[in-house]
Context: one part of a larger RNA
This record gives sequence, structure tokens and C1' cells, in this order.
RNA sequence: UUGGGUCUAAAGAGCCCGUAGCUGGUCCGUUAAGUUUCCUGUGAAAUCUCAGGGCUCAACCUUGAGGCGUGCAGGAAAUACUGGCGAGACUCGAGAGCGGGGGAGGUCAAGAGUACUAAUGGGGUAGUGGUAAAAUACUGUAAUCUCAUUAGGACUACCAGUGGCGAAGGCGCUUGACCAAAACGCCUCUGACAGUGAGGGACGAAGGCUAGGAGAACGAAUCGGAUUAGAUACCCGAGUAGCCCUAGCAGUAAAUGAUGCAGACUGUGGUGUUGCAACAGCCUCGAGCUGUUGCAGUGCCGUAGCGUAGGUGUUAAGUCUGCCACCUGGGGAGUACGGCCGCAAGGCUGAAACUU
Repeated sequence: UUGGGUCUAAAGAGCCCGUAGCUGGUCCGUUAAGUUUCCUGUGAAAUCUCAGGGCUCAACCUUGAGGCGUGCAGGAAAUACUGGCGAGACUCGAGAGCGGGGGAGGUCAAGAGUACUAAUGGGGUAGUGGUAAAAUACUGUAAUCUCAUUAGGACUACCAGUGGCGAAGGCGCUUGACCAAAACGCCUCUGACAGUGAGGGACGAAGGCUAGGAGAACGAAUCGGAUUAGAUACCCGAGUAGCCCUAGCAGUAAAUGAUGCAGACUGUGGUGUUGCAACAGCCUCGAGCUGUUGCAGUGCCGUAGCGUAGGUGUUAAGUCUGCCACCUGGGGAGUACGGCCGCAAGGCUGAAACUU
């Protein structure tokens, strides 16, 4: 609970696709369902108002008229708006096509690079390592160091940029194949085909789980050494799961811009940067450089406005519209119970008593 809200006070679903539903551009014709007007019927009585009457008055009772009953049904009209119908029309929304560019977008394959570790061989001899200081540890079966060869797994320095791409999670060596998206330009085609989206479906970091591999470095757990009153820690030496690959499950994060998606408008703007296009200038004629403008993105500053304030401010938290999700004092509690899902861990949905 017909209200007001959701950046930070409670509150935007992690993200996208899409069903029903809701909403929907310009013009013409038609219809008359919604809508508007009029008429008829009905809308009990009591109650209420006004004028009378009866109890000696009044309360009370009663007669008449009105009102209320905001409605429903039928009929007759109106046609601005909404809706329906039209093998009616249009192009600005949306989509398609074509063009040359841009991008760590995705999947798969092949290759490369330094570093690291190990093994083997050569050189070489007493310490190495680690710390605030040490010790555990490694080392005479020759370590650390150095040179060569081989093997292995992971990773991709510099370039690298409040740079780019992606719906989000996320994505960074090179080359190739395949797949996909966006921007710009042309204004060629379709002609409202659109927006949102309850349920539903796909994707979804890290960690976790199942099966099989791989295992260099790192490293929960664990062990040892220190520190300390203690030290189940911080520091040091080791080190298993894991991290990596393949096939599945799981479905959560401060999944954040703590800001849902889409559209329109703002008659202040300034300044960077990325992509495309147009024009102009320069030119070493290069896919070059510089400037201006347009569109699209991404930052900073800031006017009006908004906001309790911090702030925000054409990438709105301004002014409006459509649709969805969510909130309604703190704790109890994202708990219990039930249901659905999961191998489990657990996830989703989600109270109350009581307390304050």
C1' cells in the first nucleotide's frame, strides 16, 4: 500500500535473448467497442432536506414533494482521441544491401620467445641460502657460481595509453582457418516489421565438485625454523590439493558506474583522446603530417537545473514518455520450515515468535 522512492540512507535482477502481456511513427477511408451527449425503464423501505399534520411542546410518529442511490439495461446521436478493419498510402523509427577502414571480440590449429626448474657433461672450491637479526634448509655422494647440450610445464616483459573490443563475466607473443559484433559513408531496397519483457532459455570471475591427464613456478592445508607471555599468525625453509589441459557439474562475487533497458528534448559550453567520413593546407608524395567540421565511442572540467549533502551535469543523478525489477525501521535472518535445483558443498524462493 490510489503514496513516496531505488549512486552513497531500505531498494536496479551479474548479463543478454525472448514468449505472454503492456506500450507504440505520419496520412487517408471506414466502423462505432472504449469515450461523450440525450431519452426511457429500473435503482425496496428506513435514513437525509423542505413544507404540512398528530402526541399540551420537544424528542418521537406520520403525509406529500425533493434528494440520495455516483449504478445497470435498452434506444437515439456525435466521431476529437484510443481501439478494430483496409491485398490503402508514406519514410524520419527499425531492418536489409553495398563500400573502404578499425579492434587484447570468440573458437580451433601451428609456431616463436626470454625466464624458471631438472638432468647430463666440462670448469671451479667452500660455503650457499635466508633475515631486522637468525635458525630450520641445501652442500665434500662437490653445492652456490660459470659454460654447453637436452627435457619439461606454465607464462607472454618492452610496445601499453583514465587506449581498444565485448551483453556482462572478461579479453594482451606471432601466423593461419572459421565465426560474430559495432562505428562511419552511400541514401539503393523493405515499409512500423518497433520498445520493454512476468514466466522460460543461453552465457556467467575466482574458489569448489566428478572422471581422465599434466605438473616447471607459485601455493590454501600440513610440517619445520624464528618471533612472542602465548603465536593454531605476520617473517623464513619445505610443501599437498589447487592453479594448467580435456569432458561435465555448480551458478555465486564490493558480478560496481554500488547508477535497469529504450526513445525524445535541453535556445551555455570548454578541453583531451580513439574510429570513420568530408574539406583545406603542407609534403620527404607514404596507409604521411597539421587544421576545421560531422557522426560514433571514451575521459576531465563545468552552466542552468537537480540533489540533505558529497556531488551530478548532452555518457544526467536535468525535463518528459513506455516497459520491467525492487524497497517500506534495526535485530532475529538471507536464518527456520516447505518446495524446486545440485554428486556434494550449497544455490533459488523465503517467514514468524521474540526483542528494540